[in-house]
RNA sequence: GCUCUCAUAGUUCAACGGAUAGAACAAGACACUCCUAACGUCUAGAUGCAGGUUCAAUUCCUACUGAGAGCA
Numbered sequence: 001g002c003u004c005u006c007a008u009a010g011u012u013c014a015a016c017g018g019a020u021a022g023a024a025c026a027a028g029a030c031a032c033u034c035c036u037a038a039c040g041u042c043u044a045g046a047u048g049c050a051g052g053u054u055c056a057a058u059u060c061c062u063a064c065u066g067a068g069a070g071c072a
Base pairs, nucleotide, nucleotide: 001071002070003069004068005067006066007065010025011024012023013022018055027043028042029041030040048064050062051061052060
């Protein structure tokens, strides 16, 4: 330099173009307990950035950014 893959919550992962963007762990509150842990209930928390297509985009297209793989 060329090609390809990936980017979603603090972390690990889901999500036929139409869901309230979901789960687990982590965090906070409450309850329980003599206390702690465990268990239980609840709460908050995310689509890398900019455009485009579409009635509708996490999803499709383009450019950029970052990470990785292959070739040279």
This is a predicted structure of a 72-nucleotide RNA (transfer RNA) from a Candidatus Magasanikiibacteriota bacterium.
It matches the Rfam family "tRNA". By type it is a transfer RNA.
Lineage of the source: Bacteria > Bacteria candidate phyla > Candidatus Magasanikiibacteriota.
It was read from a public genome assembly.